[in-house]
RNA sequence: GGAGUGGGCCGGACGGUCGCCGGUGCCUUCGGGCACGGGAGGAAAGUCCGAGCUCCAUAGGGCAGGAUGCUGGCUAACGGCCAGGCGAGGCGACUCGACGGACAGUGCCACAGAAAACAGACAGCCUCCCGUAGCCCGGUGACGGGUGAGGAGGUGAUGGUGAAAAGGUGCGGUAAGAGCGCACCGCGGCCGCAGUGAUGUGGGCCGGCACGGAAAACCCCAUCCGGAGCAAUGCCAAAUAGGGAUCCAGGCAGAGGCUAUGCCCCUGCGCCGACGGCCCGUCGGUCCUUGGAUUCGGGUAGGCAGCUCGAGCCCGUCGGCAACGGCGGGCCUAGAGGAAUGACCGUCUCCGCCGCAGGGCGUCAGACAGAACUCGGCUUACAGGCCCACUCCGAUG
RNA sequence: GGCGGCGUAGCCAAGUGGUAAGGCAAGGGUCUGCAAAACCCUCAUCCCCGGUUCAAAUCCGGGCGCCGCCUCCA
Numbered sequence: 001g002g003a004g005u006g007g008g009c010c011g012g013a014c015g016g017u018c019g020c021c022g023g024u025g026c027c028u029u030c031g032g033g034c035a036c037g038g039g040a041g042g043a044a045a046g047u048c049c050g051a052g053c054u055c056c057a058u059a060g061g062g063c064a065g066g067a068u069g070c071u072g073g074c075u076a077a078c079g080g081c082c083a084g085g086c087g088a089g090g091c092g093a094c095u096c097g098a099c100g101g102a103c104a105g106u107g108c109c110a111c112a113g114a115a116a117a118c119a120g121a122c123a124g125c126c127u128c129c130c131g132u133a134g135c136c137c138g139g140u141g142a143c144g145g146g147u148g149a150g151g152a153g154g155u156g157a158u159g160g161u162g163a164a165a166a167g168g169u170g171c172g173g174u175a176a177g178a179g180c181g182c183a184c185c186g187c188g189g190c191c192g193c194a195g196u197g198a199u200g201u202g203g204g205c206c207g208g209c210a211c212g213g214a215a216a217a218c219c220c221c222a223u224c225c226g227g228a229g230c231a232a233u234g235c236c237a238a239a240u241a242g243g244g245a246u247c248c249a250g251g252c253a254g255a256g257g258c259u260a261u262g263c264c265c266c267u268g269c270g271c272c273g274a275c276g277g278c279c280c281g282u283c284g285g286u287c288c289u290u291g292g293a294u295u296c297g298g299g300u301a302g303g304c305a306g307c308u309c310g311a312g313c314c315c316g317u318c319g320g321c322a323a324c325g326g327c328g329g330g331c332c333u334a335g336a337g338g339a340a341u342g343a344c345c346g347u348c349u350c351c352g353c354c355g356c357a358g359g360g361c362g363u364c365a366g367a368c369a370g371a372a373c374u375c376g377g378c379u380u381a382c383a384g385g386c387c388c389a390c391u392c393c394g395a396u397g
Numbered sequence: 398g399g400c401g402g403c404g405u406a407g408c409c410a411a412g413u414g415g416u417a418a419g420g421c422a423a424g425g426g427u428c429u430g431c432a433a434a435a436c437c438c439u440c441a442u443c444c445c446c447g448g449u450u451c452a453a454a455u456c457c458g459g460g461c462g463c464c465g466c467c468u469c470c471a
Base pairs, nucleotide, nucleotide: 001393002392003391004390005389006388007387008386009385010384012348013347014346015345016344017343018342020039021038023036024035025034026033027032041368045379046378048377049376050375051374052373053229054228055227056226065225066224067223068222069221070084071083072082073081074080085099086097087096088095089094100220101219105218106217108213109212122159123158124155125154126153127152128151129150134147135146136145137144138143167185168184169183170182171181172180186209187207188206189205190204191203192201193200194199233305234304235303236302243296244295245294246293247292248291249290251269252268253267254266256264257263258262270286271285272284273283274282275281312331313330314329315328316327317326318325319324351362352361353360354359398467399466400465401464402463403462404461407421408420409419415451423439424438425437426436427435444460445459446458447457448456
């Protein structure tokens, strides 16, 4: 100098003006006003896991269903994190792994191929038997020789298809062959040793080798899980319409009409209600299961709580490889709720362009994106930039 | 805000490990004097990316899009 690997961080700064939403203090004519101070993120996102919290359910246990799955640790918990083992990838730094069980059982492996899973059929090869039918050769012929369907046995080396074919290579061995025997490599088991353990072992012994893939097929084993979600839930509670209880009114006389033991209508008195301080007066009602008043309960709109002091953040120190934990000190850091967190100006820095340079010009400070009960994680999106550690290659000293 | 479901051709859809059925529509052809009808042929990134597997529309993970319910009872 080039190419990379891992980790951490930022993702405008300062000042001013006008607004918006909370907080505290003061004043108030209760409408509000003034002052001070606070106001989005690393992901606030996806809602994928795990919790707090609230309500419902619940003796205990089981079934069903779901999740997780090497070992040890961390944690409130987790499918998260740390460390380690094994496997895979990379020259390497390093990265990735849904990483229990396929002799508990059931099922699947298309096409091709002899065969797709207790290795046996088939073809082939080899030995033996019969040596018959048929065929070929020789011979005048009888006949001789060869091949030979068939039968008994051996074999799993040959079959080239497939994603996958039953340890590999070599030598020996055999009628032909084969872990049949041997050497090396590979594999498995037991003991010892190291390790908490997963596991490792160029220590010893044993086994010719013993069973393909797939459990992100059903399933088995181990562990864990009750359900719903702040639009949960609790408190206060208007109008209207229902529900319960109590109280009040619903009366009298006369005339008329009609479909006549009744109904309708009118007038007067009375009663009830409204207006009104009271009387007079005016208006309305005097129903037939209705009207009015009071009250109780549920509950909607609306309001309040839940709502931000919390498994909280920062610094130091101690223990631990680390995740993390203990102790000490300091800090309070949005709480809206049809939903605030915005707009503008100036300076600087950043970015792009021009110029040798002083400098000038341009740009909406740009990417992903915006809290909605709160935390711990994971995943996904992200313009541009900074820092630390490490690896490989090249050059020079 | 919370919870649940779905995605296969222009439309409706079957298929749940082994060559993506079918209907309507569209285009082309046969037939006809011309049409209609009929018959034949054509038309798929199975929403996208990655993984498991010999093999994925199907199984698993992540993302995108759409739809519904809760907000409320008398």
Predicted 3D model of RNase P RNA and transfer RNA as a complex of 471 nucleotides. It holds a member of the Rfam family "Bacterial RNase P class A". Rfam links the family to the GO terms dimeric ribonuclease P complex, tRNA processing and ribonuclease P activity. Rfam describes the family as follows. Ribonuclease P (RNase P) is a ubiquitous endoribonuclease, found in archaea, bacteria and eukarya as well as chloroplasts and mitochondria. Rfam classes the family as a ribozyme.